[in-house]
This is a predicted structure of a 353-nucleotide part of an RNA (large-subunit ribosomal RNA, domain IV) from Methylobacter tundripaludum SV96. Taxonomically the source falls in Methylobacter tundripaludum (Bacteria, Pseudomonadati, Gammaproteobacteria, Methylococcales). Its Rfam family is "Bacterial large subunit ribosomal RNA". It was read from a public genome assembly.
Context: one part of a larger RNA
RNA sequence: CUCGGCUGAAGGAACUAGGCAAAAUGGUACCGUAACUUCGGGAGAAGGUACACCCCGAGUAGGUGAAGGCACUUGCUGCUGGAGUUGAAAGGGGUUGCAAUAAAUUGGUGGCUGCGACUGUUUAGCAAAAACAUAGCACUCUGCAAACUCGAAAGAGGAAGUAUAGGGUGUGACGCCUGCCCGGUGCUGGAAGGUUAAUUGAUGGGGUUAUCUUCGGAGAAGCUCUUGAUCGAAGCCCCAGUAAACGGCGGCCGUAACUAUAACGGUCCUAAGGUAGCGAAAUUCCUUGUCGGGUAAGUUCCGACCUGCACGAAUGGCGUAACGAUGGCCACACUGUCUCCAGCCGAGACUCA
Repeated sequence: CUCGGCUGAAGGAACUAGGCAAAAUGGUACCGUAACUUCGGGAGAAGGUACACCCCGAGUAGGUGAAGGCACUUGCUGCUGGAGUUGAAAGGGGUUGCAAUAAAUUGGUGGCUGCGACUGUUUAGCAAAAACAUAGCACUCUGCAAACUCGAAAGAGGAAGUAUAGGGUGUGACGCCUGCCCGGUGCUGGAAGGUUAAUUGAUGGGGUUAUCUUCGGAGAAGCUCUUGAUCGAAGCCCCAGUAAACGGCGGCCGUAACUAUAACGGUCCUAAGGUAGCGAAAUUCCUUGUCGGGUAAGUUCCGACCUGCACGAAUGGCGUAACGAUGGCCACACUGUCUCCAGCCGAGACUCA
């Protein structure tokens, strides 16, 4: 020096990213216990007192309950009875020790706040969380040979279920709520018109040649190459609906009798221009914003303000008791974390043999 353990003057978090680690608390009984609250909790809140042994209390209170007796419904019955056995506490008096839950075992506590309601689940081997799940809520599909999933198929799951059921999606207890936009994309419905496939094959044109011929050519039928009129569904276009579907939710200028600000007005654009609530926030760049609180001193924290670079309502908004090996901040207690290190007990390393 490393590892394990113990002690420490005065101070007591000054250490540090951070009280990490350590210390402290600790048991049982009794007293007592705040805000808040979903009235269950919070709560072991917090904070106190007692604790060993001997004597009295007392073989007492209490527990258990035999024999016997009585009754009838004659039973593993009911009532009575108290033998035997077991056996405290409160309270009072005394004894010992530094110390009596003497060892071991055995909560530190409180306040403010973010997130997630909660118990639960997770990166086997660097992440346990605010992530996932959850009950609850909502939308949507599905009438049973269900939808959906697996499988070329048979078949199986769904389900030996039947819309109070089953599948999918989103949100995430509870409380108060969930605004406006259907122009785009999607989905649902509609069927008048436009467009449109295979199919059908009208018409025209070309090749070939029986025949005709004015010898230039014309050219039936058939075969064949081509043209593609007409018929023609869904879809798309179109017309509506639908946002707890995907999503979206403006700009400029002026105006009040101090100033400032703008309830008000004008104008442009849009499908509609962000409502309630919250807000320098897990979101705020400027920013350590400004004010207040806490500190002697506070880029963190708490409470406000609103100028929201770039919150906002089930991609949920805002609250919320309880809960959390969760994040931030503060206080009490406590301490070698520190000022500032020292000593001791062990095991190594190291040196020598």